[in-house]
RNA sequence: CAAUAGAGGUGCGUCAGCAGGGUACCCGUCCGUCCGGCUUGGGCAGCCGAAAGAUCGUGCGGGAAAGGGGCUGUUCGCCGAAGGAACCGGGCCUGCCCGAUCCGGUUUCUGGCAUUGCGGUGUAAGCCGUGAUGCUGUCAUGUUCACGGAACAUGGAGCGCUAUUGGU
Numbered sequence: 001c002a003a004u005a006g007a008g009g010u011g012c013g014u015c016a017g018c019a020g021g022g023u024a025c026c027c028g029u030c031c032g033u034c035c036g037g038c039u040u041g042g043g044c045a046g047c048c049g050a051a052a053g054a055u056c057g058u059g060c061g062g063g064a065a066a067g068g069g070g071c072u073g074u075u076c077g078c079c080g081a082a083g084g085a086a087c088c089g090g091g092c093c094u095g096c097c098c099g100a101u102c103c104g105g106u107u108u109c110u111g112g113c114a115u116u117g118c119g120g121u122g123u124a125a126g127c128c129g130u131g132a133u134g135c136u137g138u139c140a141u142g143u144u145c146a147c148g149g150a151a152c153a154u155g156g157a158g159c160g161c162u163a164u165u166g167g168u
Base pairs, nucleotide, nucleotide: 001166002165003164004163005162006161009079011078012077013076015073016072017071018070025063026062027061028060029059031057032056036048037047038046041098042097043096044095082110083109084108085107086106087105088104089103090102091101111136112135113134114133115132116131117130118129119128120127121126138156139155140154141153142152143151144150145149
């Protein structure tokens, strides 16, 4: 230097089931309310309605979810596992724009986990960025010891670490 094989642990991602929930929501209807309202977040455009009441609310009848998170199962693939950010292309929401979201590509960042302040995000649950605290694995340095190593302290980053093999 290269190849192969491994390790970190509430480890990473995927899949399925359960719950969520006969809930959100949709249609119809009685009664009531009432001049305003409709679009998955915002804006524009457009549309509905005030004689026969749009929208909204309770009840009744009919239909009826999903994403994320949670729990369960080791279903599968794994240890830059994977995730994020910026930009580009495509899809979708949507009539248009922005943004969100899904897929792919390029560049770049993050060892892993938990909690939390601040900020961001299309309702919330959550998710993301950044800071802090703690735990943990690894290597380096230092000190001590019962010294094939252990404990403590400080620090670095996965383009790392360990083992084997081969080459120089």